Large-subunit ribosomal RNA, half A from a freshwater metagenome, 1652 nucleotides, folded computationally. Its mean pLDDT, the model's own confidence on a scale to 100, is 80. It matches the Rfam family "Bacterial large subunit ribosomal RNA". Gene Ontology terms of the family: structural constituent of ribosome and ribosome.
Context: one part of a larger RNA
């Protein structure tokens, strides 16, 4: 350690529950609010954090009414109470109801902070805008209405008109509904009568880039039905005007009668007259209608923890409808049927009250004006400007009057209907936040609502907004008394309790993961891990030819998907499991198939009725539609019709039966099988980050240089200059804070989602920063980088349009049977998409047996091949010759000559896809003819494919390259397994239905690995060539054949021995050339056996050696030429790595021949499956991918029928059972503990391994990285169970411009005690900023409000705009970061303290005395303001000095005058003084004065006087008592016994020294400079209205004093950074030595050691 088994952990799957969704029916309500709503906030309890309820009268109070025993919510506890004198609880009706919020008295950062009036002190009143009033409005609320605005995505396979769509969305604004509405309305020769929905009409007329789509209407059928009322004309009345003759008239305005329509009506005239029918209203009334009432009928036996199951035996039902009670109840409990019950409401009747109506006459008068119409834009209608009516109206014209005007689709005429320009109006219809009463072939805890649970919760965002997780003991808490063990309120082990521990982390409890124990395997083996074989070992029982489990060794084997020509691929996806996950669903839509029904006919739709528990059934309903007749453009005609002159031909149609339902295939239009963009558009959210700007505030240690200017001297006529000195300027200089971010280097699962260390740049400036404000998405801002606008920017989040779209990519789930494809043509903004056809599949259908092979027959035709004196065309060499070149002839002319270029012709060679005089083979064709096989077409549903590769064969291209590419033919992969090829898609064999431990062959093979020959015979090869990758030119006495051909016993051939020779040194040439640089040549000639006018070596040139050639020896073959097998060299590439190895030489190579055997899922045998044919014996078949057809398998739900279950449903476990091909099914144990099958039909959220799925658990990696600054500990003791880390102490480190203090913002109880130690802290903790409980924040003076004002916000008048809304000034209010404002010192608490308590002060009001010209929202001063720089003044602390005080040192004694440590202090106010500064100052007074919006005695300005003031720290005197050090007591705790530390409490000993040095302050000061440097109010002070017994003021006393914040942290462990984060946070004080210093180093007080 692997495989089984068995027990457990772990997890929360399944199976049962339902408290809770979800759809919907019937009914009711369709609001709510200024009588304070919605919706919060804080509060309310004996305790009480959350829900819940309810308001300071607060889990409630009051009446009445029900009701009858308990209660006091949820919530169980203990306390306390309440109830039969009727409680708790239910109804109805009341009070009360803090604060927010339209919020309504101002404001205001919602729940808070500040008013004024009137009160009978309870209390009420005070916003705004409409109305003359009386009133009324605002705001909130699902959806439905109606209106004003109004989009994109998409769709058109792009795209602009179009669509999407008047959609989404914004806004206004109603009502239970809304809108519409009583014809200037359709229609058509016939009518119909507001509207408004519903069916139909009809996807029809129409419209349309005539695309893509949009799409009425009449008219018919029904549901509802309801019709009215102004305005004029005429009459009158008031009123105010106008005229008069004063009688009147007449204009006008308002009221009142009248009167309302098309066959026209009314007025007006004349007659008549009170009925018919509407309308609200009040009163009676059937019914309905709270809380609640009555409301039948049961035992018994066994079983069991419990009976409602089972068994026997009754019973009741206007009640067998549900739920409950320890399993499954009519008859036990709630109920249920029935029947009662108040306030109300209330059809319908009646009653009262208002309203209303007829007839003729037709002279006159009235009938709805900037209107109808008309032009120009635009919109709405089916109608997109069109021949364009009708309907609305920016805008410009601008009618008519009943003999009038509009409409019938331009217009015009007849004809018809109708009567605009006022206006009201039920019902049928849409909707569902919300209440009651039911309902489901809806879900059942990853489902359903997001939410069964304290869910819009907890988080998460700065905000809009986003958004979960979580359900179950048991019948009953009987919820574990009691002991053990333990630090134990933890845990575990007994005990007990129950039917079962179901034990609360609690129902069932599967699965990954994780153990334990046990069988069996494994330490030389190498492995997609399984299969077939099988040694041994262990178990079982029914004991057998049984069955489990392990498996030594052997053969064979490269996962799954998806995607591809093609994947083990090193191409996608998946760490595992479990749940959940994707072809649905709607349509009067098409189409096709099958099942019924009816049939030349089918069949209804809204609707209505009837039954009914119901949405279901069942009637009526014929409106509509399809078919029955077609043909034409149509007019028509019509079994026929258009064409056409035509009776011709020709086209289409006559001789085929529909149609309604139901179910399947397919299609349309909807999201349309699923999950995925970049993006568009629209509404709102954000400038706490960071960019820019407004407004007020604040910072910047030290050192340096030394402008300009001034003085001074010099110096010049006078400038100019020149020195020296003041001066102190600079986007000046070094350099801390502070900003910033140049190089490295760490960091990179960080300490940090931008950081650290070191080093750098700016650091008086265009610096830096704080706090408040502004600018908003095509916009902002940008010293510009496309930079930045909340870790997000070439257009920001959010939420919606919206399931945009996605010719693209992924992923799409059970099983078995029968066929089976395509990678081509043709088009195609087309090529990886699509349509047509081809090819596949399922129905049907009938025939001149078409279809396909083979063989004969009979054709057609130009290809391979051949051919060219057979054509085009090319072509090579002669020849022959036109014509041109060139040369010659002195030029020209005639000529000649030409190894120049050449046609035409001739000879010989010899080419061609687009050349043919010819010309196959295969292929093609035949309604030829035999045989042989089963196909083929025709219609019609349903598809996939339209990426192909590969071999062999013709070809094009290319380089007679490609695993290239483009075609034909095939054959194979693809979609094909099986053997061979070591391994391999495609090559060779051969097509797998399914099973044998049968035989026989393919191809390949037969030494061993590895089945079969170490086979037979004959030859080769010697290179291990070879043994299956592929080798060239070229080289070579490798060796083997065979053919020819020459020598040869008349001696061949090689060897050996001899000779190789004369002319002649051949001749030329040459220095020389003598065979042998070199030319020439008849290369001769002669001896000879034989010898070249020489075949190499050599000489300078000769000689030399050789060779050829002879002859001798020698004694048989020897030599040459093409030629063939097999081999060599040629031959370099990364492991030995190129036979599969082994390895193999007369083979285990190669060649040839033979015979034998292996070899396959081939064929053969046996047996079964199942398909199709079939003349019923029997015969063919059955790889398979898109894919078509078929037939079943499980899940969950219903109807019917029928069972099973506590003596055990479902689910869960399953080593060894059965059935099925197969999905799966039955059964035996164990669990489990209440529901669950069968049959048959119906319906579906209906089946997983993949989608970088979702969602939850578990794993790997890992007992591995790491444990967040390397400032550092160590020791002793305490507490404790337990101590590196927690209290203490000793030392020892570190910080000290901080790692001390202080305070803003922020945070919100972290503060202090006391207690535990589960979780939190990166370890452990007895410790905590964590957990529990108590406790803590005290104010006239500090901040903030009751005081101002800046930016900037609000906003009244007011202007703008569809609307929401936007501007809005120096009215006004807001709104500090600034102005203005009054307290110090000491003690005190465990925790607060200018807040307490002690002293000591001040400000404001009140009153109360005493004096007293007040008096403002107007005047007017004043508040009031930059930088920068340099001088004095001067504390505090600090440092020096001395004096005092106290303690303490000196080896030993003694001593102080020596030393050494600590201390040697004190506010605020008040009364006093006052360096300095200022001199152009600073008041005080007289007079005048255009101004200061009126006024003024103020202010200002003028003119004069007299004065010396103005300002002001410091100090000095009082507070001043205390209080500290130190001194004595001391509870106490240690202790080395000597002490030491010490709460607490008493006492009252010590400088009111000097210097030195600077911040504050003086100072709003001075100086110098340009960039020229808030308002307002406080305060003073002046009048106007006006008051003057008031008010105001001044002094003095006496009272008196609102709200809020105050605890901690606040460079940080408590804020922003997800974190006890190495990282930011504005201001203040910041000591000593060295030092120029706030650099740096060391240290003080103080803090700290950074949590392994």
């Nucleotide at each position: 350690a692997g495989c089984g088994u068995a027990u457990g952990g772990g997890g929360g799957a399944u199976g049962c529950c339902u408290a809770g969704g979800c759809u919907c029916u019937c009914a009711g309500a369709g609001g709510c609010g200024a009588u304070g709503a919605a919706a919060g906030a804080c509060g309310u309890g004996u305790c009480a954090a959350g829900c819940u309820g309810c308001g300071a009268a607060a889990a409630g109070c009051u009446a009445c009414g029900g009701g009858g025993a308990g209660c006091u919510g949820c919530u169980g506890a203990a306390a306390g109470g309440c109830u039969u004198a009727g409680a708790u609880c239910c109804g109805u009706a009341g009070a009360u109801a803090u604060c927010u919020g339209a919020a309504u008295g101002g404001g205001g950062c919602a729940a808070c902070c500040c008013a004024c009036c009137c009160u009978u002190c309870g209390g009420g009143g005070u916003a705004u805008c409409c109305g003359u009033g009386a009133g009324g409005a605002g705001g909130c609320a699902a959806a439905c209405c109606c209106g004003c605005u109004g989009a994109a995505c998409u769709g058109a396979a792009a795209c602009a008109u179009c669509u999407a769509a008047g959609u989404a969305g914004g806004c206004g604004g109603a009502g239970g509904a809304a809108g519409a509405g009583a014809a200037a309305a359709c229609a058509a020769a016939a009518g119909u009568g507001a509207u408004u929905u519903c069916g139909u009409a009809a996807g029809u007329a129409g419209u349309g880039g005539c695309g893509a789509g949009c799409g009425a209407a009449c008219g018919c059928g029904a549901a509802g039905a309801a019709g009215c009322c102004c305005a004029a004309a005429c009459c009158g009345a008031a009123g105010a005007c106008g005229u008069u003759g004063a009688g009147g008239c007449g204009u006008u305005u308002u009221c009142g009668g009248g009167g309302u329509u098309g066959u026209a009506g009314g007025a007006c005239u004349g007659a008549a007259u009170u009925u018919a029918g509407c309308a609200a209203a009040c009163a009676a009334u059937a019914g309905c209608g709270a809380a609640c009432u009555a409301g039948a009928a049961c035992g018994g036996c066994a079983u069991g923890g419990g009976a409602a199951g089972g068994c026997c035996g009754g019973g009741c039902g206007c009640a067998g409808a549900g739920g409950g009670u320890g399993a499954g109840a009519c008859c036990c409990c709630c109920g249920u049927a029935u029947a009662g019950g108040c306030a109300g409401u209330g059809a319908u009747u009646u009653g009262u009250u208002g309203u209303g109506a007829u007839c003729a006459g037709u002279a006159u008068c009235c009938u709805g004006a900037g209107u109808a119409c008309c032009g120009c834009g635009g919109g709405a209608c089916c109608g997109g400007a069109g021949a364009a009516a009708u309907c609305c109206u920016g805008u410009g014209g601008g009618a008519a009057a009943c003999u009038g005007c509009c409409a019938g689709c331009a217009c015009c005429a007849u004809c018809u209907g109708g009567u605009a320009a006022g206006g009201c109006u039920a019902a049928a219809u849409a909707c569902u936040c919300c209440u009651g009463a039911g309902a489901g072939a809806c879900c059942a805890a990853u489902a359903g609502c997001g939410a069964a649970c304290u869910a819009g919760u907890a988080c998460c965002g700065u905000g809009a907004g986003g958004g979960a997780a979580a359900g179950g003991u048991g019948a009953a808490a009987a919820g574990a008394a009691c002991c053990u063990u333990g630090a134990g309120u933890a845990a575990a082990g007994g005990a007990g309790u129950g039917a079962a521990a179901a034990g609360a982390a609690c129902c069932u409890g599967a699965a990954a993961c994780c153990a334990u124990a046990c069988g069996u395997u494994u330490a030389c083996a190498a492995g997609c891990g399984g299969u077939c074989g099988g040694a041994g070992u262990g178990g079982a029982c029914a004991a057998g030819u049984u069955c489990c489990a392990c498996g030594a060794c052997g053969g064979c084997g490269u996962g799954c998907c998806u995607u591809u020509u093609g994947c083990a691929u090193a191409a996608u996806g998946a760490g595992c499991c479990u749940a959940c996950g994707a072809g649905u669903u709607g349509c009067a839509c098409c189409u096709c198939u099958u099942u019924g029904g009816c049939a030349a006919g089918g069949u209804u739709a809204a609707u209505u009725c009837c039954a009914u528990g119901g949405a279901u059934g069942g009637a009526a309903g014929g409106a509509g539609c399809c078919g029955a007749a077609g043909c034409g453009a149509a007019a028509g005609c019509g079994a026929g019709u258009c064409u056409g002159a035509a009776u011709a031909g020709g086209g289409c149609g006559u001789a085929g039966a529909g149609u309604c339902a139901g179910a399947g295939g397919g299609g349309g239009c909807a999201g349309a099988c699923g999950c995925g963009a970049a993006a568009c558009u629209u509404u709102g959210u954000g400038a706490u980050c960071u960019a820019c700007c407004c407004u007020u505030g604040g910072c910047c240690a030290g050192g340096u240089u030394g402008a300009a200017a001034g003085u001074g001297u010099g110096g010049u006529a006078a400038c100019a200059c020149a020195c020296a000195c003041u001066g102190g300027a600079g986007g000046a200089c070094c350099g801390c804070a502070c900003c910033a971010a140049u190089a490295a280097g760490c960091g990179u699962u960080g300490a940090a989602a931008a950081g650290c260390u070191u080093c750098u740049g700016g650091a008086u400036g265009a610096g830096c920063u704080g706090a408040g404000g502004g600018u908003a998405g095509g916009g902002g801002u940008g010293a510009a980088a496309g930079g930045c606008c909340a870790a997000u920017c070439a257009a920001a989040c959010u939420g919606a349009g919206a399931g945009a779209u996605a010719g693209c990519u992924c992923g799409u789930a059970c099983u078995c049977c029968c066929c089976g494809a395509a990678a081509u043509g043709u088009u195609u903004u087309u090529a990886g998409g699509a349509a047509c056809a081809g090819c596949c599949u399922c129905g049907a259908g009938g025939u001149a047996g078409a279809g396909u092979g083979u063989c004969g027959c009979a054709g057609a035709g130009g290809u391979a091949g051949a051919g060219c004196u057979a054509c085009u065309g090319a072509u090579a060499g002669g020849g022959c010759u036109a014509g041109g070149g060139g040369g010659c002839u002195u030029c020209a002319c005639c000529g000649c000559c030409u190894a120049c270029c050449a046609a035409a012709c001739c000879c010989u060679g010899a080419c061609a896809a687009a050349c043919u005089c010819c010309g196959a083979a295969u292929g093609c064709u035949g309604a030829c003819g035999a045989c042989a096989u089963a196909u083929a077409c025709u219609c019609g549903g349903g598809a996939g494919u339209g990426a192909g590769c590969c071999g062999c064969a013709g070809g094009g291209u290319g380089c007679u390259a490609a695993g290239g590419u483009c075609c034909u033919g095939u054959g194979g992969c693809g979609a094909g397994a099986g053997g061979g090829a070591a391994a391999g898609a495609a090559c060779c064999c051969a097509g797998a239905c399914c099973a044998a431990c049968a035989g026989c062959u393919a191809a390949g093979g037969u030494c061993c690995c590895a089945a079969a020959a170490u086979c037979a015979c004959a030859g080769u090869u010697a290179a291990g060539u070879u043994g299956a990758a592929c080798u060239a030119a070229c080289g070579a006495g490798g060796u083997c054949c065979a053919a020819c051909u020459g020598c040869a016993u008349a001696g061949a051939c090689a060897g050996c021995u001899a000779g190789g020779a004369u002319g002649u040194u051949u001749g030329c040439u040459u220095g020389g050339a003598a065979g042998c640089a070199g030319c020439a040549a008849u290369u001769c000639a002669u001896u000879u056996a034989a010898a070249g006018a020489g075949u190499g070596c050599g000489u300078a040139a000769c000689a030399g050696c050789u060779c050829a050639c002879u002859a001798g020896u020698c004694g048989a073959g020897c030599g040459g030429u093409a030629g063939g097998g097999c081999g060599u060299g040629g031959a370099u590439a990364a492991u030995a790595a190129a036979c599969g190895g082994g390895c193999a030489u007369a083979a285990a190579a190669c060649u040839g021949u033979g015979u034998a055997c292996c070899g396959a899922a081939g064929c053969u045998u046996u047996g079964g499956a199942u398909u199709c044919c079939u003349a019923c014996g029997g015969g063919a078949g059955u790889g398979g991918u898109a894919g078509g057809g078929g037939a079943g398998c499980a899940u969950u739900c219903u109807g019917c029928a029928u069972g099973c279950g506590g003596u055990g449903a479902a689910g869960g476990a399953c080593a060894a059972g059965g059935c099925g091909u197969g999905a799966g099914c039955c059964a035996c144990u164990c669990u489990g503990g209440a529901g669950c099958g069968u049959g048959u039909a119906g319906a579906a959220a209906a089946g997983c391994a993949a989608a970088u799925g979702u969602a939850g658990g578990c794993a790997u990696g890992a007992g591995u990285a790491a444990c967040g600054a390397u400032a550092a500990g160590a020791c002793a003791g305490g507490c404790g169970a337990g101590a590196a880390a927690c209290c203490u102490g000793u030392c020892c480190a570190c910080c000290g411009c901080a790692a001390g203090a202080c305070u803003a913002a922020g945070g919100u109880u972290u503060c202090c005690u006391g207690g535990a130690c589960g979780a939190u802290g990166c370890u452990a903790a007895u410790c905590a900023g964590g957990c529990c409980a108590g406790g803590g924040u005290u104010a006239g003076u500090c901040g903030g409000g009751a005081c101002c004002u800046a930016a900037g916000g609000a906003u009244a008048a007011u202007c703008c705009g569809a609307a929401g809304g936007g501007a809005g000034a120096g009215a006004u209010c807001u709104g500090a970061u600034g102005g203005a404002c009054a307290a110090c010192g000491g003690g005190u608490u465990a925790a607060u303290a200018a807040u307490c308590c002690c002293g000591u002060a001040c400000c404001g009001c009140a009153u109360c005395a005493a004096c007293u010209g007040c008096g403002a929202a107007g005047g007017a001063g004043g508040g009031a303001c930059g930088a920068a720089g340099g001088a004095g003044u001067g504390a505090a602390a600090g440092c020096u000095a001395c004096g005092c005080g106290a303690a303490c040192u000196g080896a030993c004694g003694g001593a102080a005058u020596a030393g050494u440590u600590c201390g040697u202090u004190u506010a605020a106010g008040u009364g006093c003084a006052a360096a300095g500064g200022u001199a152009a100052a600073g008041g005080c007074u007289g007079g005048g004065g255009a101004g200061g919006c009126a006024a003024a005695u103020c202010c200002c300005c003028c003119c004069g006087g007299a004065c010396u003031g103005c300002u002001g720290a410091a100090g000095c005197a009082u507070g001043a008592a205390a209080g500290u050090a130190c001194c004595g007591c001391g509870a106490g705790u240690u202790u080395a016994c000597g002490g030491a530390c010490g709460a607490g409490u008493g006492g009252a000993u010590a400088g009111u020294u000097a210097g030195c040095c600077u911040a504050a302050u003086c100072a709003g000061a001075c100086u110098u400079c340009c960039g020229a440097g808030a308002a307002a109010a406080a305060c003073u002070u002046c009048u106007a209205a006006g008051c003057u017994u008031c008010a105001g003021g001044u002094u003095g006393a006496u009272g008196u004093g609102c709200c809020c914040g105050u605890a901690c942290c606040g460079c940080a462990a408590a804020c922003c950074g997800a974190c006890a984060c190495a990282g930011g946070u504005a201001g203040u004080c910041g000591a000593g030595g060295a030092g120029a210093g706030u650099a740096u180093c060391c240290u003080a007080a103080g803090g700290u050691g950074c949590u392994c």